[in-house]
Context: one part of a larger RNA
Molecule: large-subunit ribosomal RNA, domain II
Organism: Spirosoma taeanense
RNA sequence: GCCUACGAGUAACCGUCACUGGCAAGGUUAAGGACGUGGACGUCCGGAUCCGAAGCGAAAGCGAGUCUGAACAGGGCGCUCUAGUCAGUGGGGGUUGACGCGAAACUUGGUGAUCUACCCGUGGCCAGGCUGAAGGGGUGGUAACACACCGUGGAGGGCCGAACCGAUAAGCGUUGAAAAGCUUCCGGAUGAGCUGCGGGUAGGGGUGAAAGGCCAAUCAAACUGAGAAAUAGCUCGUACUCUCCGAAAUGUUUUUAGGAACAGCGUCUCGUGUUACCGUCUGUGAGGUAGAGCGACCAACAGGAUGCGGGGGAGUCACAUCCUACCAACUUCUGAUGAACUCCGAAUGCGCAAGACGGGUGCGGGGCAGUGAGGGGCAGGGUGCUAAGGUCCUGUUCCGAGAGGGGAACAACCCAGACCAUCCGCUAAGGUCCCCAAGUGUGUGCUAAGUUGAACAAAGGCGGUCCGGCUGCUGAGACAGCCAGGAGGUUAGCUUGGAAGCAGCUAUUCCUUUAAAGAGUGCGUAACAGCUCACUGGUCGAGCGGGGCGGGCGUCGAUAAUAAACGGGCAUCAAGCACAGCACCGAAGCGAUGGACAUACACUUAGAGUGUAUUGUGGUAGGAGAGCAUUCUAUAGGGGGUGAAGGUCAGGCGUGAGCCGAGCUGGACCGUAUAGAAAAGCAAAUGUAGGC
Numbered sequence: 001g002c003c004u005a006c007g008a009g010u011a012a013c014c015g016u017c018a019c020u021g022g023c024a025a026g027g028u029u030a031a032g033g034a035c036g037u038g039g040a041c042g043u044c045c046g047g048a049u050c051c052g053a054a055g056c057g058a059a060a061g062c063g064a065g066u067c068u069g070a071a072c073a074g075g076g077c078g079c080u081c082u083a084g085u086c087a088g089u090g091g092g093g094g095u096u097g098a099c100g101c102g103a104a105a106c107u108u109g110g111u112g113a114u115c116u117a118c119c120c121g122u123g124g125c126c127a128g129g130c131u132g133a134a135g136g137g138g139u140g141g142u143a144a145c146a147c148a149c150c151g152u153g154g155a156g157g158g159c160c161g162a163a164c165c166g167a168u169a170a171g172c173g174u175u176g177a178a179a180a181g182c183u184u185c186c187g188g189a190u191g192a193g194c195u196g197c198g199g200g201u202a203g204g205g206g207u208g209a210a211a212g213g214c215c216a217a218u219c220a221a222a223c224u225g226a227g228a229a230a231u232a233g234c235u236c237g238u239a240c241u242c243u244c245c246g247a248a249a250u251g252u253u254u255u256u257a258g259g260a261a262c263a264g265c266g267u268c269u270c271g272u273g274u275u276a277c278c279g280u281c282u283g284u285g286a287g288g289u290a291g292a293g294c295g296a297c298c299a300a301c302a303g304g305a306u307g308c309g310g311g312g313g314a315g316u317c318a319c320a321u322c323c324u325a326c327c328a329a330c331u332u333c334u335g336a337u338g339a340a341c342u343c344c345g346a347a348u349g350c351g352c353a354a355g356a357c358g359g360g361u362g363c364g365g366g367g368c369a370g371u372g373a374g375g376g377g378c379a380g381g382g383u384g385c386u387a388a389g390g391u392c393c394u395g396u397u398c399c400g401a402g403a404g405g406g407g408a409a410c411a412a413c414c415c416a417g418a419c420c421a422u423c424c425g426c427u428a429a430g431g432u433c434c435c436c437a438a439g440u441g442u443g444u445g446c447u448a449a450g451u452u453g454a455a456c457a458a459a460g461g462c463g464g465u466c467c468g469g470c471u472g473c474u475g476a477g478a479c480a481g482c483c484a485g486g487a488g489g490u491u492a493g494c495u496u497g498g499a500a501g502c503a504g505c506u507a508u509u510c511c512u513u514u515a516a517a518g519a520g521u522g523c524g525u526a527a528c529a530g531c532u533c534a535c536u537g538g539u540c541g542a543g544c545g546g547g548g549c550g551g552g553c554g555u556c557g558a559u560a561a562u563a564a565a566c567g568g569g570c571a572u573c574a575a576g577c578a579c580a581g582c583a584c585c586g587a588a589g590c591g592a593u594g595g596a597c598a599u600a601c602a603c604u605u606a607g608a609g610u611g612u613a614u615u616g617u618g619g620u621a622g623g624a625g626a627g628c629a630u631u632c633u634a635u636a637g638g639g640g641g642u643g644a645a646g647g648u649c650a651g652g653c654g655u656g657a658g659c660c661g662a663g664c665u666g667g668a669c670c671g672u673a674u675a676g677a678a679a680a681g682c683a684a685a686u687g688u689a690g691g692c
Base pairs, nucleotide, nucleotide: 001692002691003690004689005688006687011096012095013094014093016091017090018089019088020087021086022085023084026051027050032045033044034043035042036041055062056061065077066076067075068074099237100236102234106227107226108225109224110223111222117201118200119199120198121197122196123195124194125193126191128160129159130158131156135152137150138149139148140147164188165187166186169184170183171182172181203219205215206214207213240627241626242625243624244623245622250263251262252261253260254259264371265370266368267367268366269365270364271363272362276361277359278358279357280356281355282354283352284351285350291344292342293341298338299337301335302334303333304332305331309327310326311324312323313322314321374399375398376397377396378395379394380393381392382391383390404415405414406413419595420594421593422592424591425590426589430585431584432583433569434568435567439582442580443579444578445577446576452571460556461555462554464553465552466551467550468549470547471546472544473543481539482538483537484536485535487512488511489510492506493505494504518533522531523530596617597616598615599613600612601611602610603609604608628681630678631677632676633675634674635673636672638670639669646665647664648663651660652659653658
C1' cells in the first nucleotide's frame, strides 16, 4: 500500500411540535389484583393520581371577575370567543458518557534506590619507572647556635605509564553487531581514588562538588490502580439510492472575536387571501450628490490699479506739512481653487397615490435548519504612495454552491445556466495556412520592424516611410548633377616670430570691376600656396533630395542569469495592422425526434390515468418527500439431494439503490407477500485486527 472482517446520532426518563388512532367537557389509570394462557400475551377490576373545563391576588380570600385603592374612579390581569386528554410513530430539546476516537493535566491509594544520586557498615584493588621534602647521621664550621657539604631517609590531592576509572578529537556506525557501540588519539591512575557485598533516604518527596542532573531505556514533578467514558467553544472521521426547494459568510451584543444569543437569508406546514408583493410605464413629492459657480457667503491663491495705515527720509527738536524704485488694508480689473464653501443644480435612486401591462408573490403562526473566516470583476468613495493578489464602505454581478464553449494552460474575464438519449440541424463568444473544426476568401490602403507575437511598456529622441492642410521657389527655367567663373584696392586694421579670407582681437565687413564673387563656408600651410563653398553664367527641362504643422504605421529608449515572453510550426501585396462586405466552423445555448419526473389546469375518475403548457427539473451547508438492501419476529402461502444457501459467470430488467437468472461449482437449508423490530449499508478517522 492493497484485500477481508470490525468501526461512529443509541437507550431510559422528562417536557415540546407534527401526524395517526381512542374517547370527549371530559380524558386517563399507577402500583396492585382476578381470570384465561405456550408467552414478555389477552380480558376485566383498581379513579389513588395527573391534565383540562376560571380567573385574580403575596396571601387571607373573592369569583366572571379580581387586585390595587377611601372609591360604585382610573389602571393591571382575566371573562363575554371554549377542546381537551390518553396512547403510538416521527422531528427537535433537556438530564445522563449522549455521534465516535483523541489530550496536556488534576485528585486519591499504592509500588519502586537490583539503574542512578548521596550517606552508613564491612571487605577488596592500584605492573613498572622517576623525583628525592622533613627528620636523623657523618665531616666542616661557630664561643654556642646558625650555616655548608656528603651520605641516609622516603614525604607528596608530586612526575611518566599498564591494570582500573574516565571520555578530548576525528572517523565509522545511524531499518546499527549495540535504543549510546567500534577504531585511533586522549584525561586520572596513593587519591576529594576505584570497587564487591549488606543497608538507608520516596514523588511537591528524595538525592544533587548544581547539569533542572538522577530517582529501573520514563523526570520542570517517577511508575501504577481508581475517580473516569475527566473535560476538549479544538482537529479528524461519520457508511445505500432517487426526487423537490435551496442559503450564509450581514446587523446588534458578548472575558467576545475560528464560539455563541437574537434578528436577517433557507426549507416544511397551517392560516390570511387574489390582494396587501415584485418589475416597467404614467403622476406627484422630499433632497443638495455629479457638474457648475463664486461682483452669492465662507476659506484661500496669482498678477495689475488705487494707496487707509505703517516703515524710511526731510522739516534745527517737537507740531503742522512734504518726499519715498519699501510693506500694505478696503475697493477695483484679470484669472482661478475648495470633502467639512454654495446664488445654483441634474441623471439615477427613494417615498406616496391610483391605473395599465407583465410576473406570482406578500403577510402572519408553528416545526427544522445552516450561516455569522468570504472572495474576484466593474462603478462611486475613504485609507495607502490616485502602491499592493492591500485595507474599509456603498451599488451590482459572478465564484462560493456552476458544469459546457472561448481565453495555450488559468474559481470568479468573454459567451452561456448541464433532466436523459441521438454517428441530426442553427448559432454565441471566439475563430477559419498546419498542429485543429472552418477562407491559403473578396476589395482598398499601411507596415519591413518578424513590428505583429509579453506588458496599447514611459519620459524623450528618429532626413524610416505613407497621408492631409499651410507656405516658399519655379518655362523670366526652379531642385539635384555636369561645364565655367568665383576678381581688384588688399597680405583690411590690430596683434604677432609669422597671422596673407580661414590662432585671436576690432568693425557704419568699406569701395571698385562685374553676369557674379563674403575684408570670406569648410579642408589645408610654419606663414604663403593649393582645394572648396556662398554667389553668377551655361547645359538640362518640370516640378522641388525647399520649409513648417497635423495624422497613420514603424524605429531607438528595451537590462537576469541553459534557448525558452506568438501555445508551437511558421507567416511579409501576410497567416501582420486598418476599413468595408461575403461565406463557413464553433457550446451541455436554441431547434428537431424520442423518453423520464415535478407543478398547474382540464377531462375522466376507486385507486389512478389521459391531454395541454412561450411552465419547470445545475447545486455546497441545509429543509422536505419517496424508495432499495441487510438480520431477526409474527401471519399467510411456497421452493429444496430430480440439489437450498454460498461461490462464479452468459443473458435480461429497473432513473437508481438494486433485482431476476441459464450453465458450472457447492452439498442442506432458503425465498415470497403483508406487518413489526433493529447490533441495519464504509473509502477515508496518521482508524482496529488478520492476510498478502